[in-house]
């Protein structure tokens, strides 16, 4: 000096003039004066929570979120760490982690004989048995050689045996081969018909038991058991913990208006049974009130039971259709608010002092437009340091400056962003 990781911070400044919102001051008004006025993400609305209204006897049943350990926090988010995994040379980035070992079930394309649990015989390999062909070889037989034997690199055909070919059957076999992402531990032996953890030695997994460190996930050490067990739980499912519902268009006051809750229309459940009473046609009537069952429906609810109100033909309650209002206040910004110190804590964060008040629009204020200044990029030309790349400074032209803008309020998490500062660290090279 360059490259690069990781975190924190800004997100142009001054003036003038024109203008918007709100407060406060003055004024009878008009008009003046003064204060405050957009973000790091106001954004996406993806969690959480405050806040507000509904709702809430009780039983069951179902969804649905979270799911290594430890700690923060109102949160489902953040911080530290932990085991396996993947990328980079490294700083560092990044994905996954409750249970498939023991409750089950389900799935594992395509290939392949067989894809999950004492798996699975295609080819191979042995082993047996049976049939064919005829090769070989011993033994014996004939014939030739040879004086001759139990001789011979002779030379015949048949039967026995034995090997050894093809084909069949039946069986062992997970050592070989082949398919696959995956074939049920790897290497050498022992061992066998071939063969295997069947057994041994080493290695690796698991389980389990002991020490030792750690709050803990776990690490690190020893031991013992041939135990050697395949993935997927974002497939159901099991365990734990945990969940009501809507949303500031909540949710309250006021005005105003159709109207007096619309002589629309549909659909909608007993003309039961008992008791009292009333009434005239005196009866197996009809009206009323009550209780009883019954059945409609409303609320609670994700659904059942149940609980509770309403109603059961002069009818709850649903639907369709029509009418009439879209005005103000309030919630509404003093908050898990902000900055600053101190202290605990690695850190997320907590306590505690102290100062501060920092937007309140409703079709939606928060601007524009001029000059100076600063920043960035880039062209030239000088100067300075270095051996060199390179820097850095100066003058003078050109061109740039983002991503977006509260609407109840807060935390978070995503996602967008010209550019620049800055602190820790890596990697290379240069010089002392």
């Nucleotide at each position: 000096c360059a490259a690069g990781u990781c975190g924190g911070c800004c997100a142009g400044g001054c003036g003038a003039u024109c203008g918007c919102g709100u407060c406060c001051c003055a004024g009878a008004a008009a008009c003046g004066g003064g204060g405050c006025g957009a973000g790091g993400a106001a954004a996406g609305u993806c969690c959480g929570g405050g806040c507000u209204c509904c709702a809430u006897a009780g039983g069951g049943u179902g969804u649905g979120g979270u799911g290594c350990u430890g700690g923060g926090u109102a949160a489902u988010c953040c911080c530290a760490g932990g085991u396996c995994g993947g990328g980079g040379u490294g700083a560092c980035c990044u994905g996954a982690c409750g249970g498939a070992a023991a409750a089950g079930g389900g799935c594992c394309a395509c290939a392949g004989a067989a894809a999950a649990g004492c798996a699975g015989a295609c080819a191979g390999c042995c082993g047996c048995g049976g049939c064919g062909a005829u090769c070989u070889c011993u033994u014996g037989c004939c014939g030739a050689c040879g004086a001759a034997u139990u001789g011979u690199c002779c030379g015949g055909g048949a039967a026995u045996g034995a090997g050894g070919c093809g084909c069949c059957g039946c069986g062992g076999u997970g050592a070989u081969g082949g398919u696959g992402a995956a074939a049920a531990g790897g290497u050498g032996g022992u061992g066998u018909a071939a063969g295997a953890g069947a057994c041994c030695a080493c290695c690796g997994g698991c389980g389990c038991c002991c020490g030792u460190g750690g709050u803990g996930a776990c690490a690190c050490g020893g031991g013992c058991g041939g135990c050697c067990a395949g993935g997927c739980a974002a497939c159901c499912c099991c365990c734990a913990c945990u969940c009501g519902g809507a949303g500031c268009a909540a949710g309250g006051c006021c005005a105003a208006g159709c109207a007096a809750u619309g002589a629309g229309g549909g659909c909608g459940a007993g003309u039961c049974c008992c008791u009292c009473g009333a009434u005239c046609u005196g009866g197996u009537a009809u009206c009323g009130a009550g209780g009883g069952c019954g059945c409609g429906g409303g609320a609670u609810g994700a659904c059942c039971c149940g609980u509770u109100c309403c109603g059961c033909u002069c009818g709850a309650g649903c639907c369709c259709c029509g009418g009439g209002u879209a005005g103000g206040c309030u919630g509404c910004u003093a908050g898990a608010g902000g900055u600053g110190a101190u202290g605990g804590g690695u850190a997320a964060u907590c306590a505690u002092c102290a100062c501060c008040c920092c937007a309140g629009a409703u079709a939606g204020a928060u601007g524009a437009u001029c000059g100076c200044c600063g920043c960035c990029c880039u062209g030239c030309a000088c100067c300075g340091u270095g051996g060199a790349a390179a820097c850095g400074g100066u003058a003078c032209g050109g061109g740039g400056a983002a991503c977006a803008g509260a609407a109840c309020c807060c935390g978070g998490c995503u996602u967008a962003u010209c550019g620049g500062c800055u602190g820790a660290c890596u990697u290379g090279g240069g010089c002392c």